[in-house]
């Protein structure tokens, strides 16, 4: 320098155009326990950045950035 793939909470992922953007583990409360801790229930907390297309974008285009790969 070219080709490609990814980019969601703190962490690790679901979600392929419209449904409250979900689960897990993290954190916080409340319950159970003599306490802790298992465990149960609640809650707070995210679409990487600009732009296009569309009645409508996390999601489809295009650019930038960032990270992995592969070619030179």
């Nucleotide at each position: 320098g070219c080709c490609u793939a990814c980019a969601u909470a703190g962490u690790a992922u679901a979600g392929u155009g419209g449904u409250u953007a979900g689960u897990a583990c993290a954190c916080a409360g409340c319950c159970c326990u003599g306490u802790c801790g298992c465990g149960g229930c609640u809650g707070g907390g995210a679409c990487c950045c600009g732009g296009g297309u569309c009645c409508a974008a996390u999601u489809c285009c295009c650019g930038g950035u960032g990270u992995g790969g592969g070619c030179g």
This is a predicted structure of a 72-nucleotide RNA (transfer RNA) from a Nanobdellota archaeon. Taxonomically the source falls in Nanobdellota (Archaea, Nanobdellati). Its mean pLDDT, the model's own confidence on a scale to 100, is 82. It matches the Rfam family "tRNA". Its family is annotated with triplet codon-amino acid adaptor activity in the Gene Ontology. Rfam's curators write: Transfer RNA (tRNA) molecules are approximately 80 nucleotides in length. The family's RNA type in Rfam is transfer RNA.